Predicted 3D model of a 73-nucleotide RNA (transfer RNA) from Candidatus Woesebacteria bacterium RIFCSPHIGHO2_01_FULL_44_10. Its mean pLDDT, the model's own confidence on a scale to 100, is 81. The same sequence occurs in records of 3 taxa. The sequence is in RNAcentral, with records from ENA. Its Rfam family is "tRNA". Rfam classes the family as a transfer RNA.

[in-house]
RNA sequence: GCUGGGAUAGCCAAGGUGGUCACGGCGGGGCUCUGAAGAAGCUCAGAUGUUGGUUCAACUCCAACUCCCAGCA
Numbered sequence: 001g002c003u004g005g006g007a008u009a010g011c012c013a014a015g016g017u018g019g020u021c022a023c024g025g026c027g028g029g030g031c032u033c034u035g036a037a038g039a040a041g042c043u044c045a046g047a048u049g050u051u052g053g054u055u056c057a058a059c060u061c062c063a064a065c066u067c068c069c070a071g072c073a
Base pairs, nucleotide, nucleotide: 001072002071003070004069005068006067007066010026011025012024019056028044029043030042031041032040049065050064051063052062053061
């Protein structure tokens, strides 16, 4: 340099026919339970890499860029 894949909460991670409230797990706050704690249950908050384009509407489609992974040269 070329090709392919990826970037979603503090961490891991699903999703895609473009349209409701972005699925879960760990972790965090509160409550129930307990003599207390643990376990368990209930509940709350928090996320689509950046910029632009298409569209009535973009996390999803398109382009460029940044970073990561693999392969080729």